RNA sequence: GCUCCUGUAGUUCAAUGGAUAGAAUACUGGAUUCCGGUUCCAAUGAUAAGGGUUCGAUUCCCUUCGGGAGUA
Numbered sequence: 001g002c003u004c005c006u007g008u009a010g011u012u013c014a015a016u017g018g019a020u021a022g023a024a025u026a027c028u029g030g031a032u033u034c035c036g037g038u039u040c041c042a043a044u045g046a047u048a049a050g051g052g053u054u055c056g057a058u059u060c061c062c063u064u065c066g067g068g069a070g071u072a
Base pairs, nucleotide, nucleotide: 001071002070003069004068005067006066007065010025011024012023013022018055028042029041030040031039048064049063050062051061052060
């Protein structure tokens, strides 16, 4: 260089083109406790960027960017 795969909370994963993008875990606050741990409750937090198709895009298409694999 070429080909293929991939990109969603801090992390690990969900989400037939139509639900308020949902869980687990982590962090924070509260309850419990003499304190801590465990347990319970609550809150916060995400679609890599730009365009296109569509009534409607996390999903389909194109380009760029990041990561991975293969190839001479």
The RNA shown here (transfer RNA) has 72 nucleotides and comes from an uncultured Porphyromonadaceae bacterium. Model confidence (mean pLDDT): 81 of 100. It matches the Rfam family "tRNA". The family's RNA type in Rfam is transfer RNA.